[in-house]
């Protein structure tokens, strides 16, 4: 330099490349690409993981994953209080339905500067567009049940 082993950290559109596409080559080989961004984690299991975008190899495929779904465990609402059961929701918020309003998209594209023979890579900067979801507002709609207790 390699390479193995343990420990550590640190990413969740996030790592990876046996396929493809592509680039240099002195044909033996040596490389490059492979998700834009918004949002998301209570503990166990399952599982084919959410959302749009002017992007379309962002295609193929592994691996992981904060996604659903079940189940614990902890609450919250069910108009006084405590158990329990029930339903509906929460996982620093908490019933359900629609309207409105609020949360800077980002890459794309332009114009530029860097490295690299090249595919490509890594930045400044300009001006634009989401949806899901989440806070807010006011309106509708729902709003048990034993037992015990206190008035």
């Nucleotide at each position: 330099u390699a390479u193995g082993a343990a420990g550590g950290a640190a990413a969740a559109g996030c790592g990876c490349c046996a396929g493809a596409a592509c680039u240099c080559u002195a044909c033996g080989g040596a490389g490059u690409u492979g998700a834009c961004g918004a949002g998301g984690u209570g503990g166990g299991g399952g599982u084919a993981a959410u959302c749009g975008a002017u992007g379309u190899u962002u295609c193929g495929g592994c691996g992981g994953a904060u996604g659903c779904c079940c189940u614990c465990u902890a609450g919250u609402c069910g108009c006084c209080u405590g158990u329990c059961a029930c339903g509906a929701c929460u996982a620093c918020a908490a019933g359900u339905g629609g309207u409105c309003u609020u949360c800077u998209a980002a890459a794309a594209c332009g114009u530029u500067c860097g490295g690299g023979u090249g595919a490509c890579c890594g930045g400044a900067c300009g001006g634009a567009c989401a949806a899901c979801g989440a806070g807010g507002a006011a309106c509708a709609c729902g709003u048990u049940g034993a037992c015990a207790g206190c008035a």